[in-house]
């Protein structure tokens, strides 16, 4: 919790009987019904919850008990007779705050006890059958053992006892299977086993006593760590991987912990006792509790629901039943939490409204979307009707649900993500390495499709994105399905025990394998077919499938076991060969050094080049003679031996291994190797000796910015020996060991055979070793290829992205120094391997260039012109900046140019177009005022085009005011652009189709031999062909020849002009194999490109230029625009760059006199003439040019002086005085005269041009331009030197090699130190946990022992009383827990202190990549 149909009192009621009483109503008594303490029986061990614990027989799976229990329930057998004796309840009492508790007296039974009986069942002896086996049947003899009534008139029913089955539930044992970690390797005394005793339903060290020493463990024991275990579930093609949320089974737990009680079941979730923790109540003396049942409440947390109806169904306890009672269960709430299904509306609709958005200004786009029309009513609101679920009458939480019907009315109903790629979806605007994005790559530094907003797409959708999280892709741990020569990765070699694996043929065996039965392998899940809710999702039936599983039957080719053999694998004998194979001793001669002695004199030695150092004390050098040590020259070879490390002088001696050859013996005896054990360069360490050379460290010279190296000149350890560590290596062929197979060639070292010969050679055949080439195959390529990296077998070892880290902790091992073995945290979006194109080289080759070199003149020094740098300034406008910027834009700055400063002015503008409106003496405009000018005022005079009109009469234009749109702008970005230009470079290179090769980038062609000034040509060649470049066409000089013939005196020449010829290696000789093509020659004006010039591939430099132009975008708009006056670009301690002029006698000054081209001229050029000393003026001819004019060419020639002086060199500065342009020469032009004479006496380091009509003297002309030329672009006069050569600097082409580079060497890049974060190791010490362990203490309890005390049933007694069982105390052993201790382990934390990782353009250097400058 249930039963009053197991018991006794009580209490309500309702009815009878019955005493008393008039009554009323008291009392008593039966029945009925109905409540609940109590005693008693069954239930409370089910059901519900949770997963702490548990790596175990816990669970899974399959078997087992011959070693076991089951209450209620079924079947069946017997049986149920006769007694007794107490306790609750109750009624008296006592303690206590309570919770309870005690003492005394009644009483009842299906409660407790004996007797009795004994189908039976149990024990013990004996038999007999059976079994694998104690199972199991049967027989006998003795002992022991049982009950309970109750309801019914009655039939009987429900119980009760003993048994035998059954069914169900346990119990217990046993095979395999079940997570990580070896930085956990030895564990373990009740530990393995026996014997005896004890326990239990039952086996067992479960428990004892004793005996023996066993057990488990590299098939991972014990130890930490972590987890409940399955059916399943997610995902995967599967094989796996990963999980165990709901459901389902199984275990386990109940506040931590211990414990036994009761019972068929417990060591018991809503039961007992004790410790302990915590919470509560107290009168302080004691008590009460245990939501991991269902709600609910705090708390914690990113985060989880109602303190709801019902027992109406299904189930479960009890009861004969009726019921009761059940937060299992059914239902209902709340949450987009999942799954599913519906909707938010369908249709028509172009003026493609408006609004956004954008724009090239048309327009596009949102978008038939919207309005509008016309439809519909899932859902949604009303009203109305209403279920099944129940069975058997009653009985519905759910529910007035679900479903139906009717009315309204588009109404109640979208959002979130993302639009750089991957990925489906783009524009605008803001910003501007900023705010910010971001899964990876990566975006953002002024045009962002990658932020941020807005349009506008695009996916999903009542969802959508984001974080975790788990499998997938990732054959990225490879069982299916990988790999180790160079990417991560073969141990440093060997011997070998476990273990893997194992030749050839027979017989057997059936353990592995194969088939085939049976049984399991729960239900749900899952899969296919139905089915039921309108569909699904969900649920229902029906088949399927699912084990590394038992078991039994067959098969026997492999494999495995056993049995007898075999000989080819292995191995042994014999007879030969080769050899720096090891160990030990002896011995040799060359050479360095050193020590003695001679001879001899100043230097030796070193090095890029010095010095330090030796050296007159006599060195080096040379001649003899001694003394120690280590190494062995030549042979010496891509040879040889060894397992590797390694081994080199001769002899001996002891000794290991191979190789061949004959087929004689064993007969499988192999192979391979975790652990082990053995060796094992150099260098180091320990003891004891040696020590000549050489040489870390150390010392000194040098070198250098330094130089703690590189070089030198000493030099100690050690190198050497003997004995003992150390065990490491780029211990490499970067290739582990073994068999067996797969094409060849050639070299060489060892052995045999055969042939030949007189012999050795030569050929050839074979085995074994060691190289090189190379087919098939493989390989990402490189490469490897019978010595495989190839095709396969079998065993080891190792690999998993880089750094951290070849390292920390730990452990082992070491004298030590270290070694072995080996993480984690953080970090990073890569490291890395081959090849490939380039581009790099203090790599290599071949070649070219005024590149060097060999030669002339110069510049770097001086005035002086120009130019830029810096400074300066109100501005000193602005680009250009290594070659490639600097006499450059700029072919010429007094104003102007003008971009710039100061001042004064404008504001639709100095200028362009449109629109609107307006004036009518309108535009225009001379003269005057004002003012530095701009500019403003006034303003005589005064117009014009086109139509029209009688008519300057209308109207329009131009033009003029005013406004509006715009002009305008040398303002910015050349890294947003066109164009245009420089540079590499006139250097010979770039590149394409095809086709071949390569897996690809890519190559081939273009490499290659030759030769060119050339990718010029030629030959060859897997290439054959084109294309851009190159040369050639084209100007021009230089020859002739024809034609023309102004302006030339002439025109034949000279010359101008138009046009032809002419030169092509054409010929001849001759080198190269040839051929291209070189060398000589002839004849030509002119010869191998005749000179010169225009021409500049592909591209490189984000190369110049927005200020020459155009031009996006952005800025300014009474200013960055526009106008004007001055100023500046012209400054001036200084530097550098191009130049002139000089520094003189190859000159200078005068004089005199000769020869030229090229050009240019009407706003021009300017003649003769005259004037000035000149510059220049007057002057005016001629000339629009072969006519006139510039205009005189000059050096040069000739003569004269000048004599080496800062001059008669030089002319700079500077003064007077003049000229010319030009409004204007003050800042700030130019020229002329006189006078004035500065530095400068040939130029340091450096550095520039040129190779022939070149350089260099020397003059002349033109453009700019009003003037101003030492600059530039032309012209011509004179008119040279040199070149052996390519070693060296520079630049460059080609081929080749290196490589860590690719913004490409102005590259990469390493460490130290400084600062900052960041994780982390080490520590004196502090602080926690966790499991043991010693010793001590011990609750409750079982158990055992004792049992003064207590004691109703039985027994003895006539009682007293006495005994038997018991019960309590007490005591042992166990025992949770608690105190001591000492260690052990696993965190925390910590002055200090170690490395490590990142991080902005810090510091010092230069380590490495090229020969990285010392490989």
């Nucleotide at each position: 919790g249930u039963c009053g149909a197991a018991c006794g009192a009580u209490c309500u009621g309702a009815c009878g009987g019955u005493u008393c009483g008039c009554a009323a109503g008291a009392g008593u008594u039966g029945u009925c019904a109905g409540a609940g303490a109590g005693u008693g029986g069954c239930g409370a061990a089910c059901g519900g919850c949770u997963g702490a614990g548990u790596a175990a027989c816990g669970c899974g799976u399959a078997a087992g008990c011959g070693a076991c229990c089951u209450a209620c329930c079924c079947u069946u057998a017997a049986g149920u007779g006769g007694g007794g004796a107490a306790c609750a309840a109750c009624c008296c009492u006592g303690a206590g705050a309570a919770a309870u508790c005690g003492g005394g007296g009644c009483u009842a039974a299906u409660a407790c006890c004996g007797c009795a009986u004994g189908u039976g069942g149990u024990g013990c002896c004996g038999g007999g059958g059976g079994u694998a086996a104690u199972a199991c049947c049967c027989c006998g003899u003795c002992a022991c053992u049982a009950a309970a009534g109750c309801c019914g008139c009655a039939a009987g029913g429900c119980g009760c006892u003993u048994g035998a089955g059954g069914a169900u539930g346990g119990g217990c044992u046993u095979g395999c299977g079940u997570c990580c970690g070896a930085u956990u390797a030895g564990c373990u005394a009740g530990u393995u086993g026996g014997u005896g005793g004890g326990g239990u339903a039952a086996u067992u060290g479960c428990c004892u006593a004793c005996c023996a020493a066993g057990g488990c463990g590299a098939c991972g024991a014990u130890c930490g760590g972590u987890a409940g275990c399955u059916g399943g579930u997610c995902u995967g093609a599967g094989a796996g991987g990963a999980u165990g949320g709901c459901c389902a089974g199984c275990c386990a737990g109940a506040c931590g912990g211990g414990g036994a009680c009761u019972g068929c079941g417990a060591c018991a979730c809503g039961g007992c006792c004790c410790c302990g923790a915590c919470u509560c109540c107290u009168a302080c003396g004691g008590g009460a509790g245990g939501c991991a049942g269902c709600a609910g409440c705090a708390a914690g947390g990113a985060a989880u629901c109602u303190u709801g109806c019902g027992c109406a169904a299904u189930g479960g306890g009890c009861g004969a039943a009726a019921g009761c009672c059940u937060g299992a269960c059914g239902c209902a709430g709340c949450g987009a939490c999942g799954c599913c299904g519906c909707g938010u509306g369908g249709g028509g609709g172009a003026u493609g409204a408006a609004g956004g958005c954008u724009c090239u200004a048309g327009g596009g786009u949102u978008g038939u979307a919207a309005a509008c029309c016309c439809c519909u009513u899932u859902u949604c609101u009303c009203g109305g009707g209403g279920a099944a679920g129940a069975a058997c009458a009653a009985u519905g939480a759910c529910g007035g649900u679900a479903c139906c019907c009717g009315a309204g009315g588009a109404a109640u109903a979208a959002g979130u993500c993302a639009c750089g790629g991957c990925u489906a979806a783009c524009u605008a605007c803001g910003u501007g390495c900023c705010a910010g994005c971001a899964g990876c790559c990566g975006c953002g530094g002024u045009a962002a499709u990658a932020c941020g907003u807005a349009g506008g797409u695009g996916g999903c959708a009542a969802a959508c994105g984001u974080u975790a999280u788990u499998c997938g892709g990732a054959u990225u741990c490879a069982c299916u399905g990988g790999g180790c020569g160079u990417a991560a990765a073969g141990a440093g070699g060997g011997c070998g025990c476990g273990g893997g694996c194992g030749g050839c043929a027979c017989c057997u065996u059936a353990a592995g394998u194969c088939g085939g039965a049976u049984g399991u392998g729960a239900a749900a899940u899952c899969u296919c077919c139905u089915g039921a809710c309108u569909c699904a999702a969900u649920c229902a039936g029906g088949a399927g499938g699912g084990g590394u599983c038992a078991u039994c039957c067959g098969a026997u080719a492999c494999u495995g076991g056993g049995g007898a053999g075999c000989u080819u694998g292995a191995g042994g004998a014999c007879a030969g060969c080769a050899g720096a194979g090891g160990g030990a001793g002896a011995u040799g001669g060359a050479a360095u050094u050193c020590u003695c002695g001679g001879u001899g004199u100043a230097g030796u030695g070193g090095u890029g080049a010095u010095a330090u150092g030796c050296g007159u004390a006599g060195a080096u050098a040379u001649c003899g003679a001694g003394a120690g040590g280590a190494a062995c020259a030549c042979c010496a070879g891509u040879g040889g031996c060894g397992a590797a490390g390694g081994c080199g002088g001769u002899c001996u001696c002891c000794u290991a291994g191979g190789c061949u050859g004959u087929u004689u013996c064993u007969g499988a005896c192999g192979c391979u190797g975790a652990g082990g054990c053995c060796c094992g360069a150099a260098a180091g360490c320990g003891u004891g000796g040696g020590g000549a050379g050489c040489a870390a460290a150390c010392c000194g010279g040098a070198u250098u910015a330094g130089a703690u190296a590189c070089c030198c000149g000493g030099g100690u350890a050690g190198u050497c020996c003997a004995c003992g560590c150390c065990c490491u290596a780029a211990a490499c062929g970067g290739u582990g060991a073994g068999u067996a197979c797969u094409a060849g060639g050639u070299a060489u070292g060892g052995g045999g055979g055969g042939u030949a010969u007189c012999g050795a050679c030569c050929c050839u055949c074979u085995c074994c070793g060691u190289g090189c080439c190379g087919u098939c195959g493989c390989u990402a390529a490189c490469g490897c290829a019978u010595u495989a990296a190839g095709u396969a077998c079998u065993c080891c070892g190792c690999c998993u992205g880089g750094g951290g880290a070849c390292u920390a902790c730990g452990g082992u091992c070491g004298c030590a120094a270290g070694a072995c073995u080996a993480a984690a945290a953080c970090u990073c979006a890569a490291a890395g391997g081959a090849a490939u194109u380039g581009a790099c080289g203090g790599g290599g080759g071949c070649c070219c260039g005024c590149a060097c070199a060999a030669g002339c003149a110069g510049c770097g020094g001086a005035g002086c012109g120009u130019g830029u740098g810096g400074u300066u300034u109100a501005a000193u406008u602005c680009g250009a900046u290594g070659c490639u910027a600097c006499a450059c834009g700029a072919a010429g700055a007094a104003c102007c140019u003008c971009a710039c400063c100061a001042g004064g002015g404008c504001u639709u503008g100095a200028c362009a177009u449109g629109c609107u409106a307006g004036a009518a003496g309108u535009a225009g405009a001379a003269a005057c005022c004002u003012g530095a000018a701009a500019u403003g005022g006034c303003g005589a005079c005064g117009a014009c085009c086109u139509g029209u009109u009688g008519a300057g009469u209308c109207a329009g234009g131009a033009g003029c005011u005013a406004g509006c749109a715009c002009a305008g702008g040398u303002g910015c970005u050349g890294c947003a652009u066109g164009g245009u230009u420089g540079u590499c470079g006139u250097c010979a290179g770039c590149u394409c189709g095809u086709g071949c090769c390569g897996u690809g980038a890519g190559g081939u062609g273009u490499u290659g031999g030759g030769u060119u000034a050339a990718g010029u040509c030629c030959c060859g060649c897997a290439a054959c062909g084109a294309g851009c470049g190159c040369a050639a066409c084209c100007c021009u000089c230089g020859u002739g020849c024809u034609a023309u013939g102004u302006u030339g005196a002439a025109u034949u020449c000279u010359c101008a002009u138009a046009g032809c010829a002419g030169a092509c290696u054409g010929c001849c000789c001759u080198g190269c194999a040839a051929a291209a093509c070189g060398g000589g020659g002839a004849g030509g004006a002119a010869g191998g490109u005749g000179g010169g010039g225009a021409u500049g591939a592909c591209g490189u430099c984000a190369a110049a230029u927005c200020a020459g132009c155009a031009u996006g975008g952005c800025c300014c708009u009474u200013a960055u625009g526009c106008c004007c006056u001055g100023g500046g670009c012209u400054a001036c301690a200084c530097a550098c760059a191009c130049g002139c002029u000089a520094c003189a006698a190859u000159g200078g000054a005068c004089g005199g006199u000769a020869c030229a081209a090229u050009g240019g001229g009407u706003u021009g050029c300017c003649a003769a003439g005259g004037a000035g000393c000149g510059a220049u003026c007057c002057g005016g001819a001629g000339c629009u040019a072969a006519u006139c004019c510039c205009g005189a060419a000059a050096a040069a020639c000739c003569g004269u002086c000048c004599c080496u002086a800062g001059u008669u060199c030089g002319g700079a500065u500077u003064g007077c005085a003049g000229g010319c342009u030009g409004a204007a020469a003050c800042c700030c032009g130019c020229c002329u005269g006189c006078a004035u004479g500065a530095a400068g006496c040939c130029g340091g380091a450096g550095u520039u041009g040129c190779u022939a009509g070149u350089a260099a003297c020397c003059g002349c002309a033109g453009g700019u331009c009003a003037g101003c030329a030492u600059a530039c672009u032309g012209c011509g006069g004179u008119g040279a030197a040199u070149a052996c050569g390519u070693u060296c600097c520079c630049g460059g082409g080609c081929c080749u090699u290196g490589u860590a580079c690719a913004c490409a060497c102005c590259g990469c890049c390493c460490g130290u130190c400084a600062c900052g974060u960041c994780a982390u190791g080490g520590a004196a010490g502090c602080c926690u946990g966790u499991a043991a362990c010693a010793c001590u203490u011990g609750a409750a309890g079982u158990c055992g022992a004792c049992g003064c005390g207590c004691c109703a049933a039985c027994c003895c007694g006539c009682a007293a009383g006495g005994g038997a069982a018991g019960c309590a105390a007490u005591c042992g052993c166990c025992g949770a827990g608690g105190g001591u201790g000492g260690g052990a382990c696993c965190g925390g934390u910590a002055a200090c202190u170690g490395g490590g990782a990142c991080g902005a353009a810090g510091u010092c250097g230069u380590a490495a990549c090229a020969a990285g400058g010392u490989a």
The RNA shown here (small-subunit ribosomal RNA) has 1415 nucleotides and comes from a metagenome. The prediction has a mean pLDDT of 85. RNAcentral holds the sequence, with entries from SILVA.